[in-house]
RNA sequence: GGCCUUGUAGCUCAGUCGGUUAGAGCAGCGGACUCAUAACCCGCUGGUCCUUGGUUCGAGUCCAAGCGGGGCCA
Numbered sequence: 001g002g003c004c005u006u007g008u009a010g011c012u013c014a015g016u017c018g019g020u021u022a023g024a025g026c027a028g029c030g031g032a033c034u035c036a037u038a039a040c041c042c043g044c045u046g047g048u049c050c051u052u053g054g055u056u057c058g059a060g061u062c063c064a065a066g067c068g069g070g071g072c073c074a
Base pairs, nucleotide, nucleotide: 001073002072003071004070005069006068007067010026011025012024013023019057028044029043030042031041050066051065052064053063054062
């Protein structure tokens, strides 16, 4: 340098044929339990869906460019 792949909550990841409100586990906070702590249980908070632009009535999802990560080739 070329090709492929990937980017969603603090972390690890789902997200169907593009369809109205974006989710789970862990972590964090609060509660319950306990003499107390941990574990278990209940609840809550937390999102620029990498950025910009495009297509569309409608984009996390499709397209283009850019940026970051990974792989292959040279």
Transfer RNA from a Chitinophagales bacterium, 74 nucleotides, folded computationally. The prediction has a mean pLDDT of 82. Rfam family: tRNA. Its family is annotated with triplet codon-amino acid adaptor activity in the Gene Ontology. By type it is a transfer RNA. Taxonomically the source falls in Chitinophagales (Bacteria, Pseudomonadati, Bacteroidota, Chitinophagia).